[in-house]
This is a predicted structure of a 153-nucleotide RNA (FMN riboswitch aptamer (RFN element)) from Selenomonas sp. F0473. The prediction has a mean pLDDT of 77. The organism belongs to Selenomonas, within Bacteria. The sequence is in RNAcentral, with records from Rfam.

RNA sequence: AUGCUCUUUGAGGCGGGGUGCAAAUCCCCACCGGCGGUACAGCCCGCAAGCCUAUGACGGGAUGGAGAAAUCCUCCCCGAGGCACGAUUCGGUGUGAUUCCGAAGCCGACAGUGAAGGAGGAAACUCCGCAGUCUGGAUGGGAAAAGGCGCGU
Numbered sequence: 001a002u003g004c005u006c007u008u009u010g011a012g013g014c015g016g017g018g019u020g021c022a023a024a025u026c027c028c029c030a031c032c033g034g035c036g037g038u039a040c041a042g043c044c045c046g047c048a049a050g051c052c053u054a055u056g057a058c059g060g061g062a063u064g065g066a067g068a069a070a071u072c073c074u075c076c077c078c079g080a081g082g083c084a085c086g087a088u089u090c091g092g093u094g095u096g097a098u099u100c101c102g103a104a105g106c107c108g109a110c111a112g113u114g115a116a117g118g119a120g121g122a123a124a125c126u127c128c129g130c131a132g133u134c135u136g137g138a139u140g141g142g143a144a145a146a147g148g149c150g151c152g153u
Stems, first nucleotide, its partner, number of pairs: 001153004005148005015029004030133002032108002034047004042106002050083003059077004064073003088104005110136003117128004
């Protein structure tokens, strides 16, 4: 130095006002920003978080079945991934910056809640439906980081 092992750490926003019968979801303002890389990053590259998957993903094969086809199902082979995933420009400094400085912008998974709004109805009402900050999965998980003794190379 490195592998094993053990321990610890490992995501933030307390909102204010307006309208209104009623709002933390509408409007205005405010506030927040995981990890690794790199000249210091919410917006570049990648990872994690979500869903599916060793009870077999993705891929390949069948003169197997259903179907007009798309495709679905069954069987065989392989063996670790597959799907989804938002957002930035200009100027300046500098060897080097979409990362620093200045300015102007933009984004925010999934489920729930839900007054704008939309559809239906004679009406009552029903259905759909607006959340980065609320509730929840989560006193979870994880990208990773720090440290300790011991063992191995």